[in-house]
This is a predicted structure of a 1482-nucleotide RNA (small-subunit ribosomal RNA) from uncultured Altererythrobacter sp. Rfam family: Bacterial small subunit ribosomal RNA. Rfam links the family to the GO terms ribosome and structural constituent of ribosome. The source organism's lineage runs through Bacteria, Pseudomonadota, Alphaproteobacteria, Erythrobacteraceae and Altererythrobacter.

């Protein structure tokens, strides 16, 4: 440091994911050793046991006990000090709670320092004794006793209070002695307590909060200030710079990540704060409102004789529970600290060790060197090897860890050592005890086999899995990490610059308020000058330690641990400068205003005033139709319309002028005339002196539709009613037609309210139109230069993701305001504000998705344009579709009716020919190394033909007889053949998979297109060339241009036909010469013809035309004339077109069968339906005659003359002939006669019989003849099909398969038309351009309803809980205040008796906690039924949107309807087209 993922490809916006670090973890598999650290993150649930705060006898007396009689030990109680440290939790707190830096009105026991003191009295009490009461805590009543307990008095320098006269106030003592205490001041230290500036989480869908509540005076109160309490005053006080309320959270040093700036976080260790079953309250005391204290409600647990007690683990172990999940009911005060004591010492779950856990770090081990036949197995394999792999055995060496044996610490200054026989040292044995987890498509290092087959599974994105899965199990192999490896969670980071301070944006991706005024707040021209907030500079003080950096040092390293620096970016305080900001004085006049007189305007408003045009009314001419549409009807109309004339009403709008013209803030504004008024702009001239700009709330205005009240109501028209179209048609289109439109007056408050551009302000190149204004020159109805203000276009720097924008910015910069963070749920839902209502605003989450999205790009597409071509249309000919019949399929049957082909491009297709065979199908019988290859092993020598007999339906199978007796040889059954029999490897499969494949072949299409290198343009796909301007069959050529070139196509070279030439002259040919029946022969080489080679045609040549190019028209000339006719040739590529059933061939499948043979059936079936064809429905014909012309072919298991027989099919016979010689061979249609319009003398199916060939065999199932029979059929609906000249039409002939079998198919000639205006329109197709939400590419894509599933959410009668809040009632302990009549030892009086002082108990008052009632707020559970909402291969009904999407969408707004929606008003371009204007550029 950046990757992946939206598109067929691109750039950008943008969101989602992944690579890292980190941790109190958890989980899975797996675990040798050690050091260091860390361990309930959850239920501040509930706790069984033990321990965790004692101590003093040098305060006190009594008791036991010992005693060497000196005295010592223990102890319950009084009494002092500690139990406010330590130790744990984080439940509460959004707070002076924390944290940082400052303050004044305080306390402060032990501790240090200094100063003085420690006379003198007293009277009680616990314990103990005794008497009771309870079960039990426990407690009551008498008796008597100490103290460093308590109490009085004196003295009191200092101290405290004062009205300045005074007045208050201490103390202890122990001990031989040293000493240890005690009081009272004053100072230090330490700790603690208040105050105060900043800092300290979200939420405005929380906007007002607040009565002790601000301040003041008085008094109380506290160690101290202070409404902290209370009385009186006063009405403040807080708050948009977020007050109050929710919600959630202990702060913080640090910890983690991060380049940093931030974010997250607040376990351990440290430093405050807060709590101790929940709530309250005080008490003691220096210091608590007190974890192991009291006292009280409350809840819950034990215990109990039922009467009453007891108790708090968030101390250390530990238990139960809860949970993914977190330790042992240990040892020790030896070390460091604490409390006690003069001390010994006593306590101390603090602490210091030990256990337990891979929970983290760190550091060591599981061996080292050799060792190639590259072993053996395993995995691959192209069969050869290849990798596992020096790895292993093998052999040498070596002990670190653990093991065993033996000495053994520092920690401890003199003593005392829980760890601990430990760390640590030496010795022994032996390689011995000691590797596992993840992954291996891509990001991401890391490959192959086998297995599954959309299964089973994986997956963090993107996405594999449908028979060849590097993605999903397994194995081999590699690859990363290592006593760990992976996964799940969290948290930061990542180039998340997707919250932007560093460091983003808002025309069109999300994002500018509909527009203006304004208030707060920000921000603000030029100068001088003063002060110094802010700002630089320098000094001080803190910023705790620990942490992390740097440098030392200690553990063999290293983590760990130390010293020591640095640093802690902050805060406060001083002191100095003074540009720049604020600021405080004065000036200025360039911004902004004010004032003078012109000019322009559809600015606003009132009120008048006008034609024209519709409807309606009345009359008048006049008659059947008018209306309306793509076509029609609904409708009006003989009761007189429409048309037409004239009058008359009534409303609502102002054509032409009119213009990217003007005005206005925006919405907007258009006849005309008067009044009232805003603003804006040019020019002067004077005057104010920043009065400026933005502008959160806030106000005002604000198209259309909509409301309310009252008028109005001609046209038009939501709704609604008719009529059409349709499948429907709740539309579009036509008739009618209410509300509305229109005034007033009041409301609403939105829009594509758009320039999808917020205001102002300054600065950056120009050209050109236009409107209003000045100014200057001129040749003056006006033109030229110039300055302003406003409105267009085009266009440079610059910007931009592209498109675009460019002085009217989307450039460079300033200020201020609004908004925006992925798509959808959704501008919804709840609440809230606001309207009458409709709704407007303000505005979420839950779930769900890996994308949604812009601009541009190449295609494809269009019921967009353009421009060209085709028998595409049109002109024509002739057909098909109707009939009968042939073939093909399709359905149906069938044991089979084998199989493929399916729009064109399947269907007389494969089949150039199924009786058997073919045959692959079916039904029966039969074989198994097999019908047919190769190799191995024995064993015969032949094969083969005839032939007897038997058994089978046949293959086959047993059997007789005769014919023939394999080739080489090195002479060896030695080699080859060929033949049986056996073994197993294999053989076979027309079985599957054309969607695993070659090859083949169809198709766009013989259309003219398809590309490439270089260079240029462009962030890029990609364009350019190949677009334009002609021409052409053609990307065929010319010209022109950032393109220049080439290359596959195209044309042309190949083959035929046409014409001449030249060679050859038989089997062919005869003009001449001769002969015959006959080119028969002789003889010719001219002519035909055959067949080799050639020659010809190029727009060459004239004219015209066109830019003078290519061309294109017309003419000679020629046999042929503009590719001459025709064939062969198929560019890149598209259709997962066809075909494993021609061949090939992976993969899977069967193997006594999916092989392989027979014989019989089947492919020929028949209610039907398409298809292509042939025969005809007749007279352009039939029939009957007569006997003229072809030309490609083919022929030995063959074509067959000749004669002869048969009506005829054919049947004998058989010359010629391996063909220009013989043979098939007859052409047909042409000509003449005849029939005369009928189901015929047309037509020929069907049917009956009889024959003929061919075949082993015609029965299913051939093909022909001979006789009879004599169907339908009268030229075909809708639709559709060929064909541009030797063409259709029409006639026969040939041939290939073939024993037989043509109406198909390939080929041949014979006769031989007709039209082509022309490209509007219907199909194909090329170019070019425009739209797109299509890229599987329109057979695309996509929206809603309704039916199911499933998932989260709103409403909701209600109900349950929480929390808060107010008013009311209750009033535990408690402490204040009063009372104190009941009780009292110390002090006073007083001889007592008793009295005072002061005391307690009780009562009284407010105050107050927990509880009770009622009412509100506000959360959160359920909760019948009910709303849209997402989601879900293959439901339904429709097509609303994308292309003019077929009615051009889309925004408000009303109103309809199953549903997209549909109509109506306004609006807007993000509309195609075309046309007309206007301007720009050359």
């Nucleotide at each position: 440091a950046g990757a992946g993922u939206u598109u067929g490809a691109u750039c950008c916006u943008g969101g989602c994911u992944c690579a890292g670090a980190a941790c109190g973890a958890a989980c899975g598999c797996u675990g040798g050793c050690g050091g260091c650290a860390g361990g309930c993150u959850u239920a501040a649930c509930a706790c069984a046991u033990g321990c965790a705060a004692g101590u003093c006898g040098a305060g006190c007396g009594a008791g036991a006990c010992c005693u060497u009689c000196g005295g010592g030990u223990c102890u319950a109680g009084c009494g002092g000090c500690g139990g406010a440290c330590g130790g744990g939790u984080g439940a509460g707190u959004a707070a002076c709670g924390c944290g940082u830096g400052g303050g004044a009105a305080u306390a402060u026991g032990c501790c240090c320092u200094u100063u003085g003191g420690u006379a003198c009295g007293g009277a009680a009490u616990a314990g103990c004794c005794u008497c009771g009461g309870g079960a039990a805590a426990c407690u009551g009543g008498g008796a008597g006793u100490a103290a460093u307990a308590c109490c009085g008095u004196a003295u009191g320098u200092g101290c405290c209070c004062u009205u300045c006269g005074g007045g208050g106030g201490a103390a202890a003592g122990a001990u031989u002695u040293a000493u240890c205490g005690c009081c009272a001041a004053a100072g230090g230290a330490u700790u603690a307590g208040c105050c105060c500036g900043c800092g300290u989480u979200g939420g405005a869908u929380u906007a007002g909060g607040u009565a002790g509540u601000u301040g003041g005076u008085g008094g109380g109160g506290u160690a101290a200030u202070g409404g902290c309490c209370u009385a009186c005053c006063a009405a403040g006080c807080c708050u948009a710079c977020g007050a109050u309320c929710c919600a959630u959270a202990g702060c913080u040093g640090g910890u983690u990540u991060g380049a940093g700036a931030g974010g997250a976080u607040g376990a351990u260790c440290a430093g405050c704060c807060a709590c101790a079953c929940u709530g309250g309250g005080a008490c003691u005391g220096a210091g608590a409102c007190a974890c192991g204290g009291c006292c009280c409600a409350g809840a819950c647990u034990c215990c109990u004789a039922c009467g009453g007690g007891a108790g708090g683990c968030a101390g250390c172990a530990g238990u139960g529970g809860g949970g993914a999940a977190u330790c042992u009911u240990a040892g020790a005060c030896a070390a460091u600290g604490g409390g006690g004591g003069c001390a010994a010492c006593c306590c101390u779950g603090a602490u210091c060790u030990a256990g337990c856990c891979a929970u983290g770090c760190c550091g060591c081990g599981u061996g080292a060197u050799c060792g190639a036949u590259g072993a053996a197995g395993g995995c691959c394999u192209u069969a050869g090897g290849g990798u596992u792999g020096u790895a292993a055995a093998g052999a040498u060496c070596u002990u670190u860890c653990a093991g065993c044996u033996g000495g053994g610490a520092a920690g401890a200054u003199a003593a005392u050592g829980a760890c601990g026989g430990u760390a640590c040292c030496a010795g022994c044995a032996g390689a011995a005890g000691a590797a596992g987890c993840c992954c291996c498509g891509g990001c991401u290092a890391a490959c192959u086999c086998c297995g599954u087959g959309c299964c089973a599974g994986c997956a963090g994105c993107c996405g594999c899995g449908g028979u060849a899965a590097u993605a999903c199990g397994g194995a081999g192999g590699g690859g990363g990490c290592u006593a760990g490896c992976g996964u799940u969670g969290u948290u930061c980071g990542g180039a998340a610059a997707u919250u932007a301070c560093u460091g983003g944006g808002c025309g069109u991706a999300a994002a500018g308020c509909g527009c203006a005024c304004g208030u707060a707040g920000g921000c603000g021209g030029a100068u001088u000058g003063g002060a110094a907030a802010g700002u630089u500079g320098g000094g001080g003080g803190u910023g705790a330690a620990a942490u992390c950096c740097c440098g030392g040092g200690g553990c063999u390293c290293a983590g760990c641990c130390u010293c020591g620096g640095a640093a802690c970016u902050g805060c406060c305080u001083c002191c100095a400068a003074a540009a720049c900001u604020a600021u405080c004085a004065g000036u200025c006049u360039a911004g902004a205003g004010u004032u003078c007189g012109a000019g322009a305007g559809a600015g606003g408003u009132g009120a008048g005033u006008g034609g024209a045009a519709u409807u309606c009314c009345g009359a008048g001419u006049g008659u059947a139709g008018a209306g309306g549409u793509g076509a029609a009807a609904u409708u009006c109309g003989u009761a007189g319309a429409u048309a037409u004339u004239c009058g008359g009403a009534a409303g609502a709008a102002c054509a032409c002028c009119a213009g990217u013209g003007g005005c206005g803030a925006a919405g907007g504004c258009g006849a005309c005339u008067c009044g009232c008024u805003g603003g804006a702009c040019a020019g002067g001239u004077a005057u104010u002196g920043a009065c400026g700009c933005u502008g959160a709330g806030g106000u005002u205005c604000g198209a259309a539709a909509g409301c309310g009240u009252g008028g109005g109501g001609a046209g038009c028209a939501a709704a609604c009613a008719g009529g059409a179209u349709u499948a429907g048609a709740u539309a579009c289109c036509c008739u009618g037609g209410u509300a509305g439109u229109c005034c007033a007056c009041g409301c609403c408050g939105u829009a594509a309210a758009c320039g999808a551009u917020g205001a102002g302000a300054a600065c950056u190149a120009g050209c050109u139109g236009u409107u209003c204004g000045g100014g200057c020159u001129c040749u003056u109805a006006g033109a030229g230069c110039u300055u302003g203000a406003g409105u267009g276009g085009c266009g440079c720097a610059g910007c931009u993701a592209a498109c675009g924008c460019a002085u009217u910015a989307a450039g460079u910069u300033c200020u201020c305001c609004g908004c925006c963070u992925g798509g959808g749920g959704a501008g919804u839902a709840c609440g809230g504000u606001c309207g009458c209502a409709a709704g407007a605003u303000u505005a979420a989450a839950a779930c769900u998705c890996a994308a949604a999205g812009g601009a541009a790009u190449u295609g494809a597409c269009g019921g967009g344009g353009g421009c060209c071509u085709g028998c595409a249309c049109a002109a024509g000919c002739g057909g098909u579709g109707g009939a009968g019949c042939a073939u093909g399929u399709g359905g149906u049957u069938u044991a089979a009716u084998u199989c493929g082909a399916a729009g064109c491009a399947a269907c007389g297709c494969g089949c150039a020919g199924a009786a058997c065979c073919u045959u692959a199908c079916c039904a029966g019988c039969c074989u198994u190394u097999g019908a047919c290859a190769u190799c191995c092993u024995g064993g015969u020598c032949g094969c083969g033909g005839a032939u007897u007999a038997g058994a089978g339906a046949g293959a086959u199978c047993u059997u007789u007889u005769c014919c023939u007796u394999c080739a080489g040889u090195u002479c060896g059954g030695c080699u080859g053949g060929a033949c049986c029999a056996g073994u197993g490897a294999c053989a076979g499969g027309u079985g599957c998979u054309g969607c695993a494949u070659g090859g083949c072949u169809g198709u766009c299409g013989u259309c003219a297109g398809c590309u490439c290198g270089u260079g240029u343009c462009g962030u890029g796909a990609g364009a350019u060339g190949u677009u334009g301007g002609g021409u052409u069959a053609a990307g065929u050529c010319c010209c022109g241009c950032a393109a220049c070139g080439a290359g596959c196509g195209c044309a042309a070279c190949c083959c035929u036909c046409g014409u001449c030439c030249u060679u050859a002259g038989u089997u062919g040919c005869c003009a001449u010469c001769a002969u015959u029946c006959a080119g028969u022969u002789g003889g010719g080489a001219a002519c035909u013809c055959u067949a080799a080679g050639g020659a010809a045609a190029c727009c060459g040549c004239c004219g015209g035309u066109g830019a003078u190019a290519a061309g294109c028209c017309g003419g000679a000339g020629g046999a042929a004339g503009g590719u001459g006719g025709g064939g062969a040739u198929g560019a890149c590529g598209u259709c997962a077109a066809g075909u494993c059933c021609u061949c090939a061939u992976g993969g899977c499948c069967c193997u006594u069968a999916c092989a392989g043979g027979c014989u019989g059936g089947g492919c020929u079936a028949c209610a039907c339906a398409c298809g292509u064809g042939c025969u005809a429905c007749a007279a352009u014909g039939g029939c009957g005659g007569u006997g003229a012309c072809a030309g490609u072919g083919g022929g030995c298991a063959g074509c067959u003359a000749u004669c002869c027989c048969g009506c005829a099919a054919g049947g004998g016979u058989g010359a010629g002939c391996u063909a220009a010689u013989c043979u098939c061979c007859a052409a047909a249609a042409a000509c003449c006669g005849u029939c005369u319009c009928a189901g015929u003398u047309c037509g020929g199916a069907u049917u009956g019989u009889c024959c003929u060939c061919u075949g082993c065999a015609a029965c299913u199932c051939g093909a022909g003849g001979g006789c009879a029979u004599g169907a339908a059929g009268g030229c075909g609906g809708a639709a559709u099909c060929g064909c541009u000249a030797g063409u259709a039409a029409u006639c026969g002939c040939g041939g290939a398969u073939c024993a037989g079998c043509a109406c198909g198919c390939c080929g041949c000639g014979g006769u031989g038309a007709a039209u082509a205006c022309g490209u509007u329109c219907c199909c194909a197709g090329g170019c070019c351009u425009u739209g797109u939400a299509c890229a599987c590419a329109c057979c695309g894509c996509c929206c809603g309803u309704c039916a199911c599933g499933c998932c989260a959410u709103g409403g909701g009668a209600g109900u349950u809980g929480g929390u808060u809040u107010c008013a009311c009632c209750c009033g535990a302990a408690g402490a204040u205040g009063g009372u104190g009549c009941g009780c009292u030892a110390a002090c006073c009086c007083g001889c007592a008796a008793g009295g005072g002082a002061g005391g307690c108990a009780g009562c009284c008052a407010g105050c107050c906690a927990c509880g009770g009632u009622g009412g509100g707020a506000u959360c959160a559970g359920c909760g019948a039924c009910u709303g849209g909402g997402g989601u879900g291969a293959a439901g339904u009904c429709g097509u609303a949107a994308c292309a003019a999407g077929g009615u051009a969408g889309c925004c408000g707004u009303a109103g309809g309807g199953g549903a997209a929606c549909c109509u109506g008003c306004g609006g807007c371009u993000g509309g195609a087209u075309c046309a007309c204007c206007u301007c720009c550029u050359u």